[in-house]
The prediction has a mean pLDDT of 87. Small-subunit ribosomal RNA from a metagenome, 1480 nucleotides, folded computationally.

RNA sequence: AGAGUUUGAUCCUGGCUCAGAACGAACGCUGGCGGCACGCCUAACACAUGCAAGUCGAACGCCCUCAUGGCCAGCAAUGGCUGUGGGGGAGUGGCGGACGGGUGAGUAACGCGUGGGAACCUGCCCAAGGGUGCGGGACAACACCGGGAAACCGGUGCUAAUACCGCAUGAUGCGCCCGUAAGGGACGCUAAAGAUUUAUCGCCUUUGGAGGGGCCCGCGUCGGAUUAGGUAGUUGGUGGGGUAACGGCCUACCAAGCCUUCGAUCCGUAGCUGGUCAGAGAGGAUGGCCAGCCACACUGGGACUGAGACACGGCCCAGACUCCUACGGGAGGCAGCAGUGGGGAAUCUUGGACAAUGGGGGCAACCCUGAUCCAGCGAUGCCGCGUGGGUGAUGAAGGCCUUCGGGUUGUAAAGCCCUUUCGGCGGGGACGAUAGUGACGGUACCCGCAGAAGAAGCCUCGGCUAACUCCGUGCCAGCAGCCGCGGUAAGACGGAGGAGGCUAGCGUUGUUCGGAAUUACUGGGCGUAAAGCGCGCGCAGGCGGCUUGGCAAGUCAGGGGUGAAAGCCCGGGGCUCAACCUCGGAACUGCCUUUGAGACUGCCAGGCUGGAGACCGAGAGAGGAGAGUGGAAUUCCCAGUGUAGAGGUGAAAUUCGUAGAUAUUGGGAAGAACACCAGUGGCGAAGGCGGCUCUCUGGCUCGGUACUGACGCUGAGGCGCGAAAGCGUGGGGAGCAAACAGGAUUAGAUACCCUGGUAGUCCACGCUGUAAACGAUGGAUGCUAGACGUUGGGGGGCUUGCCCUUCGGUGUCGCAGCUAACGCGUUAAGCAUCCCGCCUGGGGAGUACGGCCGCAAGGUUAAAACUCAAAGGAAUUGACGGGGGCCCGCACAGGCGGUGGAGCAUGUGGUUUAAUUCGACGCAACGCGCAGAACCUUACCAGCCCUUGACAUGGGUAGUGUGGGCCGGGGAGACCCGGUCCUUCAGUUCGGCUGGCUACCACACAGGUGCUGCAUGGCUGUCGUCAGCUCGUGUCGUGAGAUGUUGGGUUAAGUCCCGCAACGAGCGCAACCCUCGCCUUCAGUUGCCAUCGGGUAGGGCCGGGCACUCUGAAGGAACUGCCGGUGACAAGCCGGAGGAAGGUGGGGAUGACGUCAAGUCCUCAUGGCCCUUACGGGCUGGGCUACACACGUGCUACAAUGGCGGUGACAGUGGGGAGCGAAGGAGCGAUCCGGAGCCGAUCCCAUAAAAGCCGUCUCAGUUCGGAUUGUUCUCUGCAACUCGAGAGCAUGAGGGUGGAAUCGCUAGUAAUCGCGGAUCAGCAUGCCGCGGUGAAUACGUUCCCGGGCCUUGUACACACCGCCCGUCACACCAUGGGAGUUGGUUCGACCUGAAGCCGGUGCGCCAACCUGGUCCGCAAGGAUUGGGAGGCAGCCGACCACGGUCGGGUCAGCGACUGGGGUGAAGUCGUAACAAGGUA
Repeated sequence: AGAGUUUGAUCCUGGCUCAGAACGAACGCUGGCGGCACGCCUAACACAUGCAAGUCGAACGCCCUCAUGGCCAGCAAUGGCUGUGGGGGAGUGGCGGACGGGUGAGUAACGCGUGGGAACCUGCCCAAGGGUGCGGGACAACACCGGGAAACCGGUGCUAAUACCGCAUGAUGCGCCCGUAAGGGACGCUAAAGAUUUAUCGCCUUUGGAGGGGCCCGCGUCGGAUUAGGUAGUUGGUGGGGUAACGGCCUACCAAGCCUUCGAUCCGUAGCUGGUCAGAGAGGAUGGCCAGCCACACUGGGACUGAGACACGGCCCAGACUCCUACGGGAGGCAGCAGUGGGGAAUCUUGGACAAUGGGGGCAACCCUGAUCCAGCGAUGCCGCGUGGGUGAUGAAGGCCUUCGGGUUGUAAAGCCCUUUCGGCGGGGACGAUAGUGACGGUACCCGCAGAAGAAGCCUCGGCUAACUCCGUGCCAGCAGCCGCGGUAAGACGGAGGAGGCUAGCGUUGUUCGGAAUUACUGGGCGUAAAGCGCGCGCAGGCGGCUUGGCAAGUCAGGGGUGAAAGCCCGGGGCUCAACCUCGGAACUGCCUUUGAGACUGCCAGGCUGGAGACCGAGAGAGGAGAGUGGAAUUCCCAGUGUAGAGGUGAAAUUCGUAGAUAUUGGGAAGAACACCAGUGGCGAAGGCGGCUCUCUGGCUCGGUACUGACGCUGAGGCGCGAAAGCGUGGGGAGCAAACAGGAUUAGAUACCCUGGUAGUCCACGCUGUAAACGAUGGAUGCUAGACGUUGGGGGGCUUGCCCUUCGGUGUCGCAGCUAACGCGUUAAGCAUCCCGCCUGGGGAGUACGGCCGCAAGGUUAAAACUCAAAGGAAUUGACGGGGGCCCGCACAGGCGGUGGAGCAUGUGGUUUAAUUCGACGCAACGCGCAGAACCUUACCAGCCCUUGACAUGGGUAGUGUGGGCCGGGGAGACCCGGUCCUUCAGUUCGGCUGGCUACCACACAGGUGCUGCAUGGCUGUCGUCAGCUCGUGUCGUGAGAUGUUGGGUUAAGUCCCGCAACGAGCGCAACCCUCGCCUUCAGUUGCCAUCGGGUAGGGCCGGGCACUCUGAAGGAACUGCCGGUGACAAGCCGGAGGAAGGUGGGGAUGACGUCAAGUCCUCAUGGCCCUUACGGGCUGGGCUACACACGUGCUACAAUGGCGGUGACAGUGGGGAGCGAAGGAGCGAUCCGGAGCCGAUCCCAUAAAAGCCGUCUCAGUUCGGAUUGUUCUCUGCAACUCGAGAGCAUGAGGGUGGAAUCGCUAGUAAUCGCGGAUCAGCAUGCCGCGGUGAAUACGUUCCCGGGCCUUGUACACACCGCCCGUCACACCAUGGGAGUUGGUUCGACCUGAAGCCGGUGCGCCAACCUGGUCCGCAAGGAUUGGGAGGCAGCCGACCACGGUCGGGUCAGCGACUGGGGUGAAGUCGUAACAAGGUA
């Protein structure tokens, strides 16, 4: 730091995905040790049991008990009284239970964070001043009585105190008065407790401090506007109350305020922070452990006590729940530590100790402390260590792979030599404890001993992404984060071997940040990718010209305060290191405060004119509104002329017309629209505006000016305008024309075409408010080359028609620049500033719900579930188009002859069969593989037989060391048994030297026409003998790619010429090769015979010759070379001459890059798979020859251009030894007898046939035609039954020129005629060749087919046999509506009203204080009784939790039925879109 994924490829946009880090985690597999951390994220669900807050006898009384002393009684036991010391128990009293510990429910709040503030309180602690005198009356405990199941309670009586009360003293305290305050002042009010070891601890009061707390304020603190208004103690004031204290905190009265688009209210969610995670940072996510604050303690309410609470382990009430109960009534609250159930993917021991730290009480000893310190469990995380080290190559064995050579696992192992960390065993043994005290712990640590000994897994290996092979599987099983793998050779599934990564862990899942500049402040965009509001006016808001002075809010600089600790970072230190711990520093980007600066922004004041406006004068214009008016056209009506059609279309029909249409003339009526002018002309903000005239009216431009003085720009909401269609009311209605009807078209045609036709289109008024409302481009301002048009105005110059210049508009091209490209380019999409609107993957969806608007239609605002790995933009190369241009081809056309009909032949499909072997399937399979299936071939079927095999190589044993013929027997044959005869193998360095053959045995192996042509080689077909296909360098483009190869000509041709950012080159074309055509030379037998000679019935028959023909070898010849015309002076084209041949002379061979996964595993070769007494091998027989049918290719015909009979001339290519076979003879013939000659220019096959000539037939299923059948033969062959060919005789079928359709051919061609050959024993109508006879036609390129080049469109790229849309049907999924129903939450009204506080009352009750009476006492005083003060129960009232009734809002669950939506290899119907997509 990026990568993968949209395409055939490219660039861009854009989403999805991955690599990183983190975690209180969980799950899977695995697991040696230690250190340090951490461990219910879910049910703030319910809790058994134990423990978690007590302590003080130096505040006090009592009871029990132990020890001990004294006294009394008693003989004693023992009892009584009184001390001292200790222990226990509850009680009075004090302090503490408001800390510590837990949790995160609630809370969007002054709750928290940060910084400030003033009207406050503060037990214990610290400092200082002062004080502590005298009295009094009770209540628990206890005792007795009583009630109750219990919890517990009541009555009577006794008693202490640091409990309670009175009096006194008493201010620096409080109240009051003066005073702004400082301060001053008489008066009034207010205290106290004692204990003991005699030195302390307490107590009261005052002031101050420290620490703690309460309250107020600025700023910051999540989402939703589909929540826009909220509020009645509400906002403020006054009086009063209340509090520690301010305050509407409370109350009465008065006023009507207060909050809110800078987001009030409402809804949802959430404890906040230091920090943590991640990030370059900014930003984001998060708030577990630790620390600060807050809130809560079963739920709700309430107060009491107290310095402090509205109180986790206190109280009261209500509720739910649980438990006890004698049914009357009671008890309880783990969100303390452990633990249990439950929930959950998931989170620990009912441990030890107060030794340390800290806390409470106490003078203290000490007690308490699940705070805490430790231990336990858990790989939950972080950190460290180990599972050994060295050596060791026959590179062991085994495994895996293999091209069988080897490679790899792999120095890995073994072996040898060492070491002993950790763990184990034994011994010693801490620090933590500054005196004593150690839970941890016999731990850490140290020493010793034994022994490599006890200790490795997990994931991955197609790309991203590091790591590859074999086997299995066969779109199955499965994998998958994305792209995607799997349909018989899978590096992607499963296993194995090997490799890569990490390591006591490794993977997976979840979550967060990152990558993502994919919400863009840093740091994005909006012409076509998502995105500019349809347009304007304009409130708020944001922004704002030049200049002077002032202020100092922003801004900048310096100082101060604060920003807790921990954490992070830096430096140092301590555990052997590290994690961890510790010390110091830095940092904490912030807030507050203070001093200063004065550029910029802001504010205040003043000035200016350039922005803006105004005034004057001109000007253009379909700008708007109203009223009027004109002609042309259309239709209708009337009348005239006139007659049979008109109209309409691709063609028609519906329709109109003899009741007189159309056409034409005249007259009339009506409505709507305004030809020409007319123009990328004008005007308007947009929508939009078009005859002419008038009236009213908006805006704009130019010129001038002595005015105002920033008055400006933009503009969320808001308001207005706003095409067409549509709606309402009323008019109007000629033409046009949704709907509708009819006619056509069509498979259908609810369309396109035609004939009609109603709303509507028009007017008035009112709605609607949308659009491809588009320049798909918001507005304003400034700046940044130009050129050429056009429109409106001004200025200047003159030669009156132009030129120059300037301002405003509207266009085209274009520099810089911008852009993904296309393109934009002073009318920006350039460079900048300001303001507004909008976008954030595709689908779902501009949909649902809710709100607002509307009469409705509908509009506007606007989601989610679910689903996909894309959807897109621009450009590129192809392909395609019922796009265009140019041009070829027997492509059409023009011709000739066929096929398709018949019979037969042959191939194929199908069917049949035991088998009918297999392959080939549009062109480019089908007389194709097959140039020849009776056996063989043969691969198929049936049966019989063989198993190292019919064939190859190797070993052993035996035999033979050759090959072949014949005979007999069994058998269908293979095969088996026996006999007999002939011959005596090959090589040889000559040596039995090397081979060979047969049989048997065993094993490696042979063998397979078994599968895969979609694993392959080779070969072939096809486009196509088409003219194309590419490369190097350069250039252009971000790139795919382009250029070259396009263009202008020309050609059969990318053939050549010219031009050109291209210049060259390669494979193709052409030529070189073969052949035919002319000539020459050479050669001359088997060929030839002109000349010479001989001979014959005739004949090159013979001598001879090589001239000619011919043969076959070498050459020549043709090149647009020459002439004319044309073209551009080119290439070339046209014509001509000459020539055997002329513009590639005819034919052949030759087939570019590539396409069709074309064909062939059955020619051959070959990977893999499969068979191995068979899927191999042999044999006999059968089949490939079947036959209702269908198709292809052919043959023969249908006849007279013919048939038949007779006669009859002329070829060429070829073939011949297991051969061709002459003459001669036989047979009607096939053929036979015969055997000459010929290994062939010599002999043979071998008479060519058609043609020609003569004759006959006369249009008939025939003297056409020959199928079929009968019969007799011939030939080949081991053998013609299935199943050969031929001959003779007899038989004579269908067929009379062939529907739709379709094939070949452009000259020695088609047509027609015969001949030869390969294969072959025999068998051709097929195939390959040969020659004979020998035409017609081509105007032309519109059309069909195929092809080439250029161009255009494209949503195609397995490329139009493409792509693709909607309904319907089926399955699944989520979702809207829905009569309702269930629940949550909230609001309003009313009822009720516990506990409690407050107020009132208080006949009842009450020790202290005051006071009267009576009694006792000398008195002090005591007893008793009454009144008062003060208080309590009770009662009344106000407030109020729970509860209840009624109504409303809101959210969620379910819901018959219903709506659309999404998804789903091969369903139905059509063809809407993409090429002019066939109606743009």